[in-house]
RNA sequence: UCUGAAACAAGGCAAACCCGUCGAAAGACGGCGUCGCAAAGUUACCGGCCUACCGCCAGAUUACAACGGCAACGGCAGCGGAGCUACCAGA
Numbered sequence: 001u002c003u004g005a006a007a008c009a010a011g012g013c014a015a016a017c018c019c020g021u022c023g024a025a026a027g028a029c030g031g032c033g034u035c036g037c038a039a040a041g042u043u044a045c046c047g048g049c050c051u052a053c054c055g056c057c058a059g060a061u062u063a064c065a066a067c068g069g070c071a072a073c074g075g076c077a078g079c080g081g082a083g084c085u086a087c088c089a090g091a
Stems, first nucleotide, its partner, number of pairs: 001091004012037002018031005035078001041084003045081003048076003055070003
């Protein structure tokens, strides 16, 4: 550097549900749990997806507000690609 996840060693992570905290939400964190994962380690760089407090548009009204549309500045790394880093085995 490449290949692999069958085996060996050290082992690692933890979906959903439920509980608590934070958040407008998406979601995050902690606990529980163990669906799965060979990068389910890490970075929102590209694509994608989720959300819409504020804002804008539209609408309505005495004036607002509901409903509706747009929109990340909020997220998802367990959606794909890419970057960086790493355990074991083999070459």